This is a predicted structure of a 109-nucleotide RNA (SAM riboswitch aptamer (S box leader)). The model forms 91% of the base pairs in the Rfam consensus. Its mean pLDDT, the model's own confidence on a scale to 100, is 80.
[in-house]
RNA sequence: AUCUUAUCAAGAGUGGCUGAGGGACAGGCCCGAUGACGCCACGGCAACCGUCCGCGCUCGCGGAAAAAGGUGCCAAUUCCUGCGGAGGAUAACCUCCGGGAGAUGAGAU
Numbered sequence: 001a002u003c004u005u006a007u008c009a010a011g012a013g014u015g016g017c018u019g020a021g022g023g024a025c026a027g028g029c030c031c032g033a034u035g036a037c038g039c040c041a042c043g044g045c046a047a048c049c050g051u052c053c054g055c056g057c058u059c060g061c062g063g064a065a066a067a068a069g070g071u072g073c074c075a076a077u078u079c080c081u082g083c084g085g086a087g088g089a090u091a092a093c094c095u096c097c098g099g100g101a102g103a104u105g106a107g108a109u
Stems, first nucleotide, its partner, number of pairs: 001109008013042005021031003025082004043074003048070002051064005078101001083098006
C1' cells in the first nucleotide's frame, strides 16, 4: 500500500512550546490571536487485540476483571450532507432505511 472483517448516537482535558490556519475530500456549518491545528508532559476514556474463566477445541462464541502489555481515542453523531430508495411537508425542508467514502482495531498478501 491492497484485500477481508468488526465497530463508529456512549465516554474522556489540564499545563507548557509554537504561531495560522484547522475540522480527510467537496459543499455547508463550525473551531481559531480570549491562541485553534500540531508537538511535549501529565492526566483521563474505552475495551479492538492480548490476559483470566466457561463452552467449543485449525479457530470461534459468551462472560468477568484489570486500566500494569500492543493499539486507539479525549469540540460538535464519523459535525451534517454527498449515491439510491421510502414517507411527510411543499417555498426553502424534515424523518427513516440501505449504500459509498472515511477513521480505528484485528487478520491476510